This record gives sequence, C1' cells and structure tokens, in this order.
RNA sequence: GAGACACUAGUAAAAUAGCGAUUACACUGCCUUGUCAAGGCAGAAACGCGGGUUAAAACCCCGCGUGUCUUA
Repeated sequence: GAGACACUAGUAAAAUAGCGAUUACACUGCCUUGUCAAGGCAGAAACGCGGGUUAAAACCCCGCGUGUCUUA
C1' cells in the first nucleotide's frame, strides 16, 4: 500500500428496516437479616463520527476514525 472482519450502558453480548433498543454481571436506592453475603423490588446508564437511501436505519450504501487478521 491492498483486502477482510468488528465497533451498541462500566464490562460482555442480543436485537427480521417498524413495539418505550433487550439480557447478564457490575453500579445506586429501598426491603429482608443481629452484621456481611445471598435473595427480592426499583432506578440510572448505550447504537464510534459524518453523510446518503427510505414514509421509517443500531440494521442497507459511502467516507472517516479505532482495533484485529491476512497479504505485499
């Protein structure tokens, strides 16, 4: 230089173009317990960035960025 794959809460992963973007752990508050742990209830927290297509984009297309791999 060329090509491929990936990018979503703090972490790890889901989500057929359409429903309030879901789950686990972690975090915060409350309940339970003599205390801690465990358990129960509730809450906050995310679509890498910029464009395009579409009535509608996390999802499709383009560019950029970052990471991994292959190749020269």
Molecule: transfer RNA
Organism: Lophiomus setigerus